Description: Predicted 3D model of a 118-nucleotide RNA (SAM riboswitch aptamer (S box leader)) from Terrimonas sp. The model forms 97% of the base pairs in the Rfam consensus. Lineage of the source: Bacteria > Pseudomonadati > Bacteroidota > Chitinophagales > Terrimonas. Its Rfam family is "SAM riboswitch aptamer (S box leader)". Rfam describes the family as follows. The SAM riboswitch is found upstream of a number of genes which code for proteins involved in methionine or cysteine biosynthesis in Gram-positive bacteria. The SAM riboswitch acts at the level of transcription termination control. The predicted structure consists of a complex stem-loop region followed by a single stem loop terminator region. An alternative and mutually exclusive form involves bases in the 3' segment of helix 1 with those in the 5' region of helix 5 to form a structure termed the anti-terminator form. This entry represents the conserved core of the complex structure involving helices 1-4.

[in-house]
RNA sequence: UACUUAUCAAGAAAGGUGGAGGGUAAUGGCCCUGCGAAGCCUUGGCAACCUCCUUUGAUACACUUGUAUUAAAGGGAAGGUGCCAAUUCCAUCACGCCACAGGCGUGAGAGAUAAGCC
Numbered sequence: 001u002a003c004u005u006a007u008c009a010a011g012a013a014a015g016g017u018g019g020a021g022g023g024u025a026a027u028g029g030c031c032c033u034g035c036g037a038a039g040c041c042u043u044g045g046c047a048a049c050c051u052c053c054u055u056u057g058a059u060a061c062a063c064u065u066g067u068a069u070u071a072a073a074g075g076g077a078a079g080g081u082g083c084c085a086a087u088u089c090c091a092u093c094a095c096g097c098c099a100c101a102g103g104c105g106u107g108a109g110a111g112a113u114a115a116g117c118c
Base pairs, nucleotide, nucleotide: 003116004115005114006113007112008111013043014042015041016040017039021032022031023030026092027091028090029089044084045083046082049080050079051076052075053074054073055072056071057070058069059068060067061066088110093107094106095105096104097103098102
């Protein structure tokens, strides 16, 4: 970097530094921001993907107690990531519904994160 799978309406901030931008790239909205943006550092927190523990079922091996894999349920956060304005801030493509200004729903696409694989 590409691919596969899962999730994305919940949750969680202060200080320092820094100086003007930021909210995924693009477009349009809307919003945050010199009562100080992004980035970086420190501390704290959220969640529970990997992970850890317990129970149960199945399979394989040893076959007395067991071990491994896997599925489900429950629990924990020591470790690896991630995250801590707004639904992934909203829309952009297709379809449907209500209405007929417009709103709502479903799916796709794009993106983010995790795990796996080359």